RNA sequence: GAUGCCGCUCAGGUGAUCGCUGGCAAGGGCGCGCAAGCGCCGGCGCGAGAGGAAAGUCCGAGCUCCACAGAGUGCGAUGCCGGGUAACGCCCGGUGGCGGAAACGCCGAGGAGAGUGCAACAGAGAAGAGACCGCCUCCCCCGGCGAGCGAAAGCGGACCGCGGGCGGUAAGGGUGAAACGGUGGGGUAAGAGCCCACCGCACGGGCGGCAACGUCCGUGGCUAGGUAAACCCCAUCGGGAGCAAGGCCGCAUAGGCAGGUGCCCGCGGGCCGCAAGGCCUUCGGAAAGGGUGACUCGCCCGAGCCUGCGGGUUGGCUGCUCGAGGCGCGCGGUAACGCGCGCCCUAGAGGAAUGAUCGCCACCGCCGGCGAGGAGACGAGCCGGCGGAACAGAACUCGGCUUACGAACGACGUCGACC
Numbered sequence: 001g002a003u004g005c006c007g008c009u010c011a012g013g014u015g016a017u018c019g020c021u022g023g024c025a026a027g028g029g030c031g032c033g034c035a036a037g038c039g040c041c042g043g044c045g046c047g048a049g050a051g052g053a054a055a056g057u058c059c060g061a062g063c064u065c066c067a068c069a070g071a072g073u074g075c076g077a078u079g080c081c082g083g084g085u086a087a088c089g090c091c092c093g094g095u096g097g098c099g100g101a102a103a104c105g106c107c108g109a110g111g112a113g114a115g116u117g118c119a120a121c122a123g124a125g126a127a128g129a130g131a132c133c134g135c136c137u138c139c140c141c142c143g144g145c146g147a148g149c150g151a152a153a154g155c156g157g158a159c160c161g162c163g164g165g166c167g168g169u170a171a172g173g174g175u176g177a178a179a180c181g182g183u184g185g186g187g188u189a190a191g192a193g194c195c196c197a198c199c200g201c202a203c204g205g206g207c208g209g210c211a212a213c214g215u216c217c218g219u220g221g222c223u224a225g226g227u228a229a230a231c232c233c234c235a236u237c238g239g240g241a242g243c244a245a246g247g248c249c250g251c252a253u254a255g256g257c258a259g260g261u262g263c264c265c266g267c268g269g270g271c272c273g274c275a276a277g278g279c280c281u282u283c284g285g286a287a288a289g290g291g292u293g294a295c296u297c298g299c300c301c302g303a304g305c306c307u308g309c310g311g312g313u314u315g316g317c318u319g320c321u322c323g324a325g326g327c328g329c330g331c332g333g334u335a336a337c338g339c340g341c342g343c344c345c346u347a348g349a350g351g352a353a354u355g356a357u358c359g360c361c362a363c364c365g366c367c368g369g370c371g372a373g374g375a376g377a378c379g380a381g382c383c384g385g386c387g388g389a390a391c392a393g394a395a396c397u398c399g400g401c402u403u404a405c406g407a408a409c410g411a412c413g414u415c416g417a418c419c
Stems, first nucleotide, its partner, number of pairs: 001415004006410002009407002012361007020049002023046002028041005051391001055402002058400005063242004075238005080094005095109001096107004110233002115231002117227002132173002134169003138165003142161003148155002181199006201220008246318004256309006264285003268281005289301004325344008363388008373378001
């Protein structure tokens, strides 16, 4: 100097003129009242007025309403260990793994021997499967060579090669994303954990750590894989809606129409029943009654309640801003964070306010010039010119995550140059 990666801060400042919204409000005015005072109008003046993501609406809550005795079922979410937090699927630290040369980043990280499913094609064979090519022993056939025998014809061990058959093999090759441990050696007819060393795996144990886990030692059979962001199993958690929640006032309509219900419920005891449940009864609770020939039953009417259809109003006030709040310092903790002390109040609109114009300064980029310093490479800073100035507007509030994006500063890693 370049580049990679991580962290933190800011999100322009200032002056003038005009303008906007909320809060507190002076002088003054009006009404009630004997007065104190209360209510209303008013608006000098004071002070405040979008974000770090306000976005996404993905999680968690506060708050409101509904449901609820509890349990079960269903559905959904999370998923290594320890900690933080009001809580979380978030954050911190760690373990294991993956990517990267590294700083660093990422992980939907429980269970495959509870069960089910899936892995096309290729391949001999895809989970307790398997012999295509190849290798090997033996047998058969053909050919070559030629020790030896023989007077000659001929016979012809051993050896080599082609083809075929029974058998052995899973080391070599091939197929495949993946082939029933890996590498090396011994052994074998050729091979194989057949045997051995190391690794791996299983079991047992020691040490370290709260733990996930790490490491070491021993023994051993040398060994039935993958996939759960497939169904599933296990553990933990989760009731539902949401400020357009909800509450109050006012206005107005059609105090509309139809159907159902409308004298029962509960604890205890007894009987029946497999059970659900039914009958009788002591006691307690709740309540809408009326009519019909004396009572019961039955029938009829009916407030209220439930369901559906239809009509009106869609106005005002509230919820609505003091919070798991912000800032500073100290202490504890590796950290997230916690505790203590002190200071501060920082929008509350309601179709939706914070804007417009001008000037100066600051920031960033490019070009040109000067240039302290320096051994040099470089180069702080200054002057002039041109241009730029990102993403983007609260709507009940907060803790997170995700996405979009401009600039400064700092730590760490790597490379290069110079001394």
Molecule: Bacterial RNase P class A
Organism: Myxococcales bacterium